[in-house]
Context: one part of a larger RNA
RNA sequence: UGACGGGGGCCCGCACAAGCGGAGGAACAUGUGGUUUAAUUCGAUGAUACGCGAGGAACCUUACCCGGGCUCAAACGGGAGCGGAAUGGCGCAGAGACGCGUCAGUCUACGGACCGCUUCCGAGGUGCUGCAUGGUUGUCGUCAGCUCGUGCCGUGAGGUGUCGGCUUAAGUGCCAUAACGAGCGCAACCCCCGCCGACAGUUGCUAACUGGUCAAGCAGAGGACUCUGUCGGGACUGCGGGCGCAAGCCGCGAGGAAGGCGGGGAUGACGUCAAAUCAGCACGGCCCUUACGUCCGGGGCGACACACGUGUUACAAUGGUCGGUACAGCGGGAAGCCAGGCGGCGACGCCGAGCGGAACCCGAAAGCCGGUCUCAGUUCGGAUCGGAGUCUGCAACCCGACUCCGUGAAGCUGGAUUCGCUAGUAAUCGCGCAUCAGCCAUGGCGCGGUGAAUACGUUCCCGGGCCUUGUACA
Numbered sequence: 001u002g003a004c005g006g007g008g009g010c011c012c013g014c015a016c017a018a019g020c021g022g023a024g025g026a027a028c029a030u031g032u033g034g035u036u037u038a039a040u041u042c043g044a045u046g047a048u049a050c051g052c053g054a055g056g057a058a059c060c061u062u063a064c065c066c067g068g069g070c071u072c073a074a075a076c077g078g079g080a081g082c083g084g085a086a087u088g089g090c091g092c093a094g095a096g097a098c099g100c101g102u103c104a105g106u107c108u109a110c111g112g113a114c115c116g117c118u119u120c121c122g123a124g125g126u127g128c129u130g131c132a133u134g135g136u137u138g139u140c141g142u143c144a145g146c147u148c149g150u151g152c153c154g155u156g157a158g159g160u161g162u163c164g165g166c167u168u169a170a171g172u173g174c175c176a177u178a179a180c181g182a183g184c185g186c187a188a189c190c191c192c193c194g195c196c197g198a199c200a201g202u203u204g205c206u207a208a209c210u211g212g213u214c215a216a217g218c219a220g221a222g223g224a225c226u227c228u229g230u231c232g233g234g235a236c237u238g239c240g241g242g243c244g245c246a247a248g249c250c251g252c253g254a255g256g257a258a259g260g261c262g263g264g265g266a267u268g269a270c271g272u273c274a275a276a277u278c279a280g281c282a283c284g285g286c287c288c289u290u291a292c293g294u295c296c297g298g299g300g301c302g303a304c305a306c307a308c309g310u311g312u313u314a315c316a317a318u319g320g321u322c323g324g325u326a327c328a329g330c331g332g333g334a335a336g337c338c339a340g341g342c343g344g345c346g347a348c349g350c351c352g353a354g355c356g357g358a359a360c361c362c363g364a365a366a367g368c369c370g371g372u373c374u375c376a377g378u379u380c381g382g383a384u385c386g387g388a389g390u391c392u393g394c395a396a397c398c399c400g401a402c403u404c405c406g407u408g409a410a411g412c413u414g415g416a417u418u419c420g421c422u423a424g425u426a427a428u429c430g431c432g433c434a435u436c437a438g439c440c441a442u443g444g445c446g447c448g449g450u451g452a453a454u455a456c457g458u459u460c461c462c463g464g465g466c467c468u469u470g471u472a473c474a
Stems, first nucleotide, its partner, number of pairs: 001474002003471003007468007015458002019421005026313008034304002042053002064299007076122009087104006107112001124288002127286003133282002135277003138273001140271001145184006151160003164175003190265004195233007205222002209220003236259001239253002241250003302440001315414001319373007331362003336355002340351004380411001385406007427450007
C1' cells in the first nucleotide's frame, strides 16, 4: 500500500422484512451427471456450467462407431509431359461410394482457353496445447470508482489531491482545504414510448357538400379528424412558499400530456477470476500424411437401475364443458401467405380469386351472454397404450409432427430448503418471428389484452461503496 476480521462508524441494492406467484412432491419435455455402449462426437462445471455453444441431430448436418472405398487426393494455387474442344449419355457389377467397359461430340482471331490422365511443389486435419496467443465473451457491476501532470510531504515504499461537513442515483454538486488542474468512468449528446405544432396525404382517414347501397368511405370530393412519415417545440427545481452559507431538500401549490433522473433501451472505467472459447474465425509450437486426410452405406449423438438443474401440464367450481358474441399489437408472405367454394368428423385434399403487399392473405385468447356438471380421482387431470389416418420428405423401423376413435396412469397444493418480482411490474391470456422440406418449440426473441398486493423499517442473512481500527496474510 492492499487484502482480511463472527472490529467500529456512515450508506446503498427485491439483500432482508412486508406482500403476490412459483420451485422442491406427480406426469411429461429438455439439459447435465452417472451408468451402459461398437459409438452413445466435442466443449461448458459454485456464484459466472446444466431449454448453455444448438436461431431446428430421420439422410445431410456429424466432428463419433461399424463396414466398403480413394491416395494429387472432396475443394484450391502453380510447374512439366501426354491426350482430347467444351459437354452429354449408355452398359455390367454393387448397399452406395467406387470399380470395369463403351458411345456420341470436335473450339480457335493458331498465342491459347477449357477438360481428362501421369508426375512434382504447395494440400488436407473439428488432431493437442485457451497455461504460447489475437479477437470475442461471462463476472464483480451501471457498482462509483480508477488514475495522471505540476506542486507539497516522506530517506524510501508511498502519501496528498480522492480526506472532512452537507448533498446526490452518482468522485453528483456545494462548502472547507498544500494543494491546483486534468484524463478514463458518472451525467448529457443517440434510439423507442408519452403531449403539441409545421410540412406531406396513398394503399390510410371521413367532418362539411353531392351521388349511392340491403349495409357500407362504396364513389365524386376533402386534409378538418384519426393515422402514417419527416422536422421541430416541450421540463429547467424555471415560478410561488418553507428550511439551508451554498449545493440542495420538503411537500404543497400554480401551470402542464408529463414533473424533480418522466418510463424503457443502447452504452460496461483501471482492473479481477493463468475465468470461457485452438469446435465460429484467425494464429505460434507440437503431432498425422495409402491416414489423425477424404468419399460412401448403415448405426450413434434419441441408450436407462438411478441423481440434479430448467421448464410444460395439472391436482379443479375465481373451475371444466357446450352454444352464441366482442376487442389487439409486433411481425411474416412468391418453390410463399392463401380469401372463397366443394369433399372429409378431422388433420387435410381438390378447385380457385387476390397479394412481392398501410390495398390481398395469415389473425386472437382470456373476456361477455346463456345452458350444463355439484365436490366425485369426477364431465378434474391428461400420461401411457391399441387401432385407423393426414402431411413433409429419396426415405419417418431405430428416430417426425399432426388428426380421429378407443384407453384412461400418477396427481387431492408438495419435507428440509429455495427462486422471481416494487407498476402497466408480478400474475394471467393469447399472437408473431428467427432457424426451418418437415419437426420432437413446453425452448429463445418479441408483441399486445386483462391487471394486483406490499414496503413499518435496516436489528438480522447475502453482495457492494466510503472512512477508520487490528495484523496469523501478500
Molecule: small-subunit ribosomal RNA, 3' major domain
Organism: uncultured bacterium